[in-house]
Context: one part of a larger RNA
RNA sequence: CUGGGCAUAAAGCGCACGUAGGCGGUUUUGUAAGUCGAAUGUGAAAGCCCUGGGCUUAACCUGGGAACUGCAUUCGAUACUGCAUAACUAGAGUAUAGGAGAGGAAGGUAGAAUUUCUGGUGUAGCGGUGAAAUGCGUAGAGAUCAGAAAGAAUACCGGUGGCGAAGGCGACCUUCUGGCCUAAUACUGACGCUGAGGUUCGAAAGCGUGGGGAGCAAACAGGAUUAGAUACCCUGGUAGUCCACGCCGUAAACGAUGUCAACUAGCCGUUGGAAGACUUGAUCUUUUAGUGGCGCAGCUAACGCACUAAGUUGACCGCCUGGGGAGUACGGCCGCAAGGUUAAAACUC
Numbered sequence: 001c002u003g004g005g006c007a008u009a010a011a012g013c014g015c016a017c018g019u020a021g022g023c024g025g026u027u028u029u030g031u032a033a034g035u036c037g038a039a040u041g042u043g044a045a046a047g048c049c050c051u052g053g054g055c056u057u058a059a060c061c062u063g064g065g066a067a068c069u070g071c072a073u074u075c076g077a078u079a080c081u082g083c084a085u086a087a088c089u090a091g092a093g094u095a096u097a098g099g100a101g102a103g104g105a106a107g108g109u110a111g112a113a114u115u116u117c118u119g120g121u122g123u124a125g126c127g128g129u130g131a132a133a134u135g136c137g138u139a140g141a142g143a144u145c146a147g148a149a150a151g152a153a154u155a156c157c158g159g160u161g162g163c164g165a166a167g168g169c170g171a172c173c174u175u176c177u178g179g180c181c182u183a184a185u186a187c188u189g190a191c192g193c194u195g196a197g198g199u200u201c202g203a204a205a206g207c208g209u210g211g212g213g214a215g216c217a218a219a220c221a222g223g224a225u226u227a228g229a230u231a232c233c234c235u236g237g238u239a240g241u242c243c244a245c246g247c248c249g250u251a252a253a254c255g256a257u258g259u260c261a262a263c264u265a266g267c268c269g270u271u272g273g274a275a276g277a278c279u280u281g282a283u284c285u286u287u288u289a290g291u292g293g294c295g296c297a298g299c300u301a302a303c304g305c306a307c308u309a310a311g312u313u314g315a316c317c318g319c320c321u322g323g324g325g326a327g328u329a330c331g332g333c334c335g336c337a338a339g340g341u342u343a344a345a346a347c348u349c
Stems, first nucleotide, its partner, number of pairs: 004320003008302001012317001014201001016199002021194003025088003029084003033081002035077008049065006091191001092188004096183004103177007110154001114150008125136002162169002206247006215241002220236004258316006266294012278281001298305002322349003331342004
């Protein structure tokens, strides 16, 4: 390579958009490139294979045949694929009318709580722990009442509820904006699927510049614990956490399960629609798009999966090939840096 695989054994890129490429619905006609048939030419000899002959046999030598699965040309076939042509509507999309939603961006507003400050009342403790101590407090703390300021987050509702491609998104209002679902018609007429490179987005932490800083809190300091305690516990506390702009580009980025399409028993919930029925209800039935729990066939090493497949198939991409060395070295590319990405070998078991 072939083959076999990728939920958990090695293996699905974090996610999407999309270039080349690969693949592609139904029907008509043409063409004949792929495809199929025939003929001609060629396909050196030797060798292999079949069948004769010669050395006493064999090896060996030698005659003939077959084969040489290929290539070129010509003549045909036209089911499938391609190309061209004319159409179609079941895929895909557009229009109309509705619907749900923490989808995104910007601006504004609100009430709890926390901390700090100011003033009043008031007096000896407060705080913290397994127990303590560090710490705060007679310069009046803690408690309590009133007022002010600031920043961050939005209790209840809240739900295997919703939305989003993923990361993710949760107070309320306004503006702008993306996607999805449903119904019935009309329209376009294959416009589709996947997607190497490429491009965009991408939690947290981290980085740059400028703000902001209530609470929390790496580092750090102190108090305890302990044989020690560079920890767990306690008192403090700086980066950071927040905002704007720009980087970084990684996560157990997980459903450890790539995307798209078709098919394959049922039962029970739940969210958003639509239709129907009557007994008009906290109702029932059907259907559709999600989201959960069981379960048959089938699959699986088992666990389990089971119309949201890990079943049965097709299209395209990515990835794996014993453990360690190693996701490392070197080189390239990217980055301000941290580092990321691509990615070996010796050696060893």
This is a predicted structure of a 349-nucleotide part of an RNA (small-subunit ribosomal RNA, central domain) from an uncultured prokaryote. The coordinates come from a structure-prediction model, not an experiment, and the mean pLDDT is 88. RNAcentral holds the full RNA, with entries from ENA.